[in-house]
RNA sequence: GCGGAUAUAGUUUAAUGGCAGAAUACGUCCUUGCCAAGGAUGUGAUCGGGGUUCGACUCCCCGUAUCCGCA
Numbered sequence: 001g002c003g004g005a006u007a008u009a010g011u012u013u014a015a016u017g018g019c020a021g022a023a024u025a026c027g028u029c030c031u032u033g034c035c036a037a038g039g040a041u042g043u044g045a046u047c048g049g050g051g052u053u054c055g056a057c058u059c060c061c062c063g064u065a066u067c068c069g070c071a
Base pairs, nucleotide, nucleotide: 001070002069003068004067005066006065007064010024011023012022013021018054026042027041028040029039030038047063048062049061050060051059
């Protein structure tokens, strides 16, 4: 230099172009003499910028980061 893959809550991970969901963590409450465990409930996320579309995590383009391959 060229090609490919990946990027979603603090962390791990789903989502056929149609309300972004779960686990864990965290907050509040219940339970217990206390802690742990358990139960209920809540907060929190689509790497950046453009394009297509009535509608984009999803399709296209340009970047950024990581990984792999070729040279």

Predicted 3D model of a 71-nucleotide RNA (transfer RNA) from a Candidatus Azambacteria bacterium. The sequence is in RNAcentral, with records from ENA. Its Rfam family is "tRNA". From the family's description: Transfer RNA (tRNA) molecules are approximately 80 nucleotides in length. The family's RNA type in Rfam is transfer RNA. Its mean pLDDT, the model's own confidence on a scale to 100, is 82.